[in-house]
RNA sequence: GUCCUCGUGGCGUAACCUGGAUAGCGUAGAGGCUUCCUAAGCCUUUGGUAUGGGUUCAAAUCCCAUCGAGGACG
Numbered sequence: 001g002u003c004c005u006c007g008u009g010g011c012g013u014a015a016c017c018u019g020g021a022u023a024g025c026g027u028a029g030a031g032g033c034u035u036c037c038u039a040a041g042c043c044u045u046u047g048g049u050a051u052g053g054g055u056u057c058a059a060a061u062c063c064c065a066u067c068g069a070g071g072a073c074g
Stems, first nucleotide, its partner, number of pairs: 001073007010027004020057001029045005050066005
């Protein structure tokens, strides 16, 4: 330099191909119940689509660029 894959809460992982209205789950954090206390269990709650632009009635999803990570070739 060319090409490929990927980027979603603090962490991990679905939904993307085939656009659909409130982005789910686990774990972690906070509060509460329970217990003499702790642990475990149960309930509630906080927090996310890498950035910018485009298409569309509607974008995590499709298109373009940029940034970042990994890989292949040279």
Predicted 3D model of a 74-nucleotide RNA (transfer RNA) from an archaeon.
The RNAcentral record of the sequence draws on ENA.
It matches the Rfam family "tRNA". By type it is a transfer RNA.